[in-house]
């Protein structure tokens, strides 16, 4: 220098003016509610998105536990509030390498499927072919019996592979190596690895088909849920419980007073208001120390903090920055113009996935060259 | 905001316990019948099965990510 890989970060900046909605104040006006003026503070994201997982929170159901059904997860170990996430390791695949990718339990519990082609598709088979015996012959071969599965052919897949021996021809028939199965030793928490012995080999594939095994899961979701108000026809059907020492309303409560079935659900009717939930917590960022390979944990410090409800977070001007186009030239600057990705909170948090112009930092690998 | 479902020819639908040419009706085109049209009869064309990726020998069908569309959920009594 060229090419590649990993990790992390930014997502235009500064200033002026005018706005938007939120919080805390000040002033004016008003009985008050409110309205008007004004000051200060803070106001989108890495994905706020998809709603694919996991939780917090709230309500509903439920005596507890177990079993079953249904759904999910799926090599092993660890992390975490939890996870299908993350980290580390194993095995397999890709790459010269740095590294990357993997829905990666069980097919020897059972059922099912394997189209077409092919002789034969899971206890099997012989189309061409090879060998042999008998017969025939026009000497090319043909017919019949038997042996075989090496070679050809079909297929996605053909009942171990390669080489040698052996044989009439062949075949784990025999041998070596590879693959496979069983047992044992050693290492490792484990997945697994490795060594030794035994077995000629029996056991094809599909579980993102049913299924088996292990583990996890009660249901619904902030339009949850609670409270206040307005309005209406407080009407009807069904179910459950009550039928009075009770229920509902008022009220700080006892008392008192008023009222009479109450609760659920469906139809019908009314309304489209307010408050709480609501944003400060498993919180983010960052620094130091300790433990850990790491994810992460523990301790201490600093700093940051939108809460709207038809729904704010914007517009404009100037300068600068990255970049593109045209022109000039003193060759790295000047002039003019364009122009800034994906997108946008809605109860909150941890992940994953998807979208994304352009740019920055650190580390590593390969090739070439120089030292 | 939350939950659920769907997508196959121009339109409406089958097929979706995987198997190779993806079917049906209507609409369209051509021909026959008719003086002409309609109806009827015969024939033909028309499909990235919403898009990408994966599992599998093989995907409209199974899994997954995205795209588009539809339905339901408020409060009071």
């Nucleotide at each position: 220098g060229c090419g590649g890989g990993g990790c992390g970060c930014c997502g235009g900046g500064c200033g002026g003016c005018c706005g938007c909605g939120c919080g805390c104040g000040g002033g004016g006006u008003g009985c008050a509610a409110g309205c008007c003026c004004u000051g200060c503070g803070g106001g989108a994201g890495g994905a706020a998105a998809g709603u694919c997982c996991g939780g917090a929170c709230u309500c509903c159901a439920c005596g507890a536990a177990g079993c079953g059904a249904c759904g999910g997860u799926g090599c092993c170990g660890g992390g975490u509030a939890a996870u299908g996430c993350c980290c580390g390791g194993g095995c397999g695949g890709c790459g010269c390498a740095a590294g990357c990718c993997g829905a990666c339990g069980g097919a020897a519990a059972g059922c099912g499927c394997c189209a077409c082609a092919g002789a034969g598709a899971a206890g099997a088979a012989a189309c061409c072919g090879c060998c042999u015996c008998g017969g025939g012959u026009c000497c090319g071969c043909c017919c019949g019996g038997g042996g075989c599965a090496a070679g050809g052919g079909u297929g996605a897949a053909a009942c171990g592979g390669u080489g040698g021996g052996g044989u009439a021809a062949g075949a784990g028939c025999c041998c070596a190596c590879c693959g496979g199965g069983g047992g044992g030793g050693c290492g490792g928490c484990a997945a697994c690895g490795u060594c030794c012995c035994c077995c000629g080999c029996a056991c094809g594939g599909c579980a993102a088909g049913c299924c088996c095994c292990a583990c996890c899961g009660g249901g619904a979701g902030c339009a949850a849920u609670g409270c206040c108000g307005a309005a209406u026809a407080g009407g009807g059907g069904c179910c459950g419980c009550a039928g009075a020492c009770g229920g509902g309303g008022u009220g700080c409560u006892u008392c008192g007073c008023c009222u009479c079935g109450c609760g659920g659900u469906c139809c019908g009717g009314g309304u489209u208001g307010g408050c709480a939930g609501c944003u400060u917590c498993a919180g983010g960022u960052u620094c130091c120390g300790c433990g850990g390979c790491a994810a992460c944990g523990c301790g201490g410090g600093a700093u940051c903090g939108a809460g709207a409800u038809g729904a704010a977070u914007g517009g404009u001007c100037g300068c600068c920055c990255a970049u593109c186009c045209g022109g000039g030239c003193u060759c790295g600057c000047c002039c003019g113009g364009g122009g800034g990705a994906c997108a946008g909170a809605a109860u909150c948090c941890g992940g994953c996935u998807u979208a994304c112009a352009g740019g920055c930092g650190c580390c590593c690998c390969g090739c070439a060259u120089a030292u | 905001g939350g939950g659920c479902c769907c997508a196959u020819a121009g339109c409406u639908c089958a097929g979706c316990u995987g198997g190779a040419u993806a079917g049906a009706g209507c609409a369209g085109c051509c021909g026959a019948c008719u003086u002409c049209u309609a109806a009827u009869c015969g024939g033909c064309a028309g499909g990235u099965c919403g898009a990408g990726g994966g599992u599998u020998c093989g995907a409209a069908u199974c899994c997954u990510u995205c795209u588009g569309g539809g339905c339901c959920c408020g409060c009071c009594a």

Two RNAs folded together computationally: RNase P RNA and transfer RNA, 448 nucleotides in total. Its mean pLDDT, the model's own confidence on a scale to 100, is 79.